[in-house]
Context: one part of a larger RNA
RNA sequence: GGAUGAACGCUGGUGGCAUGCUUAACACAUGAAAGUCAGACGAGAAGUGGUGUUUCCAGUGGUCGGCAGGUGAGUAACGCGUAAGAACCUGCCCUUGGGAGGGGAACAAUGACUAGAAAUGGUUGCUAAUAACCCAUAGGUUGAGGAGAAAAAGGAGGAAUCCACCCAAGGAGGGGCUUGUGUAUGAUUAGUUAGUUGGUGAGGCAAUGGCUUACCAAGGUGACUAUCAGUAGCUCGUCCGAGAGGAUGAUCAGCCGCACUGGGACUGAGGCACAGCCCAGACUCCUAUGGGAGGCAGCAGUGGGGAAUUUUCCAUAAUGGGAAAAAUCCUGACAGAGAAAUGCCGCAUGAAGGCAGAAGGGCCAUGGGUCAUGAACUUAUUUUCUUGGAGAAUAAAAAUGAUGGUAUUUGAGGAAUAAGCAUAAGCUAUCUCUGUACCAGCAGCCGCGGUAAGACAAAGGAUGUAAGUGUUAUUU
Repeated sequence: GGAUGAACGCUGGUGGCAUGCUUAACACAUGAAAGUCAGACGAGAAGUGGUGUUUCCAGUGGUCGGCAGGUGAGUAACGCGUAAGAACCUGCCCUUGGGAGGGGAACAAUGACUAGAAAUGGUUGCUAAUAACCCAUAGGUUGAGGAGAAAAAGGAGGAAUCCACCCAAGGAGGGGCUUGUGUAUGAUUAGUUAGUUGGUGAGGCAAUGGCUUACCAAGGUGACUAUCAGUAGCUCGUCCGAGAGGAUGAUCAGCCGCACUGGGACUGAGGCACAGCCCAGACUCCUAUGGGAGGCAGCAGUGGGGAAUUUUCCAUAAUGGGAAAAAUCCUGACAGAGAAAUGCCGCAUGAAGGCAGAAGGGCCAUGGGUCAUGAACUUAUUUUCUUGGAGAAUAAAAAUGAUGGUAUUUGAGGAAUAAGCAUAAGCUAUCUCUGUACCAGCAGCCGCGGUAAGACAAAGGAUGUAAGUGUUAUUU
């Protein structure tokens, strides 16, 4: 000199675009962040004088909730980066070939009775389905004697047809697994390892494998740094530098891990699951003391910690996602607005003329020179500002605009509304006067101050930068 997710002091006009708990993975009041389908199903209700159409709806059922969003505690690891591989799975989507015949039996809801303060239940009776089951059919599997196991569902429509369903093959995209290589510090950590290393049998998995188990062998690994210890999410990148290299991993993007702490499985194509379940623990809350409820590292917001980091805003208009045949519904993702000079960029704070070189300040050799064309004054203008009128696009046919009466545009008014901060012995651009007198103080280094201080304090003028400027911290 450059840089920063910065902070602090003084100061502060405006617009655009970005950015924002780096500390306590500390605890959380309140709202709300994941629903949807009545064109799967039987009840019930609203509405109507009644029927029909319509609407709502707890429950059964389907699908989604493993995405999106947050965070970096853990992890030195096939976690990540890179390059390969073989023993695998795959809902929705695409392509292709087949299929969907028959039958009975239940359980919720609801009714009756009943337990409990509540959360939540219990007994009994009834009922439907794209819920569950049986028979038939059969690609395929096992197998060699036969025998045995194993699919399906309908809905809408007047119909054509459309949407769903079952089996099989392929694809795309996604995921699991294995390997080579790279991946920071310490030897004041030198040995370490018993399912440990390998084999056989068995089990298990979607799949390979000590993944698990029984038996057998005694191996495996290490100065090419094992083990242990401390630290740390990794990367594309970012900052500095001519480069070599050093530092770093905020925002955006890819991967991984986590979801009060620890453990476990269930469901499912996919989880050992942030707003699912079970158990244990700590904490908070309710209670009739018998027992229950909860998890902001989602968006706002609160307390606390801290030098330090925002609104309990608006809308589903756009983009994307879930459900649905669709209309549509949901969406704190996203799109926007608000507050903050936190950063980068743009603009303004006026322009032209004007010497009696004005008053005043400060210096002085008292002659003058300086602030200084600066002000006043004259002339014209209106970026901004104030105040009226009009007023978008972001949606390629129609409709739909949160942003927003915003941007923009067109009148009126009047130079009107707008400059600070730091520095001056040298390094380093910028000097005098007054005060003080080793005092008060300054200081990045060297060093200034003990009576004329260019180094302290104030003033005048000067220099640098400018809506900022200086200091501190970190890095190069």